A computed fold for a 76-nucleotide RNA, annotated as c-di-GMP-I riboswitch aptamer. The prediction has a mean pLDDT of 76. It was read from a public genome assembly, where an Rfam model found it.
RNA sequence: UAUCAUUUUCGGCAAAACAUCCGAAAGGGUGCGACGCAAAACUAAAGGGCCUGUAAAAUGGCAGCCAGUUGCAAUU
Numbered sequence: 001u002a003u004c005a006u007u008u009u010c011g012g013c014a015a016a017a018c019a020u021c022c023g024a025a026a027g028g029g030u031g032c033g034a035c036g037c038a039a040a041a042c043u044a045a046a047g048g049g050c051c052u053g054u055a056a057a058a059u060g061g062c063a064g065c066c067a068g069u070u071g072c073a074a075u076u
Base pairs, nucleotide, nucleotide: 005075006074007073012037013036018031019030020029021028022027035064041069042068043067047066048065049062050061051060
C1' cells in the first nucleotide's frame, strides 16, 4: 500500500406517522420526526425487478429491492 474480516459512531444520512405544496396516479419537494443505514453517497431507455397508468403500450416513478460506479475512521 492492497484485499478480506471484525468493531465503533465525534460527525453524516433519515423510514413510518403528521403538516403543507406539486402530480391523473405511482411518487416527489419542504418542515417535523427517528425505523434504520458503513456507502441509506452517485447511477432509472440502452442490467434485472417492482409500482402507477393503458384496450395494448412507459416516453411516468422507485437507488431505503438486487445490481453497477466511487468512497471514510479505528483495530486485527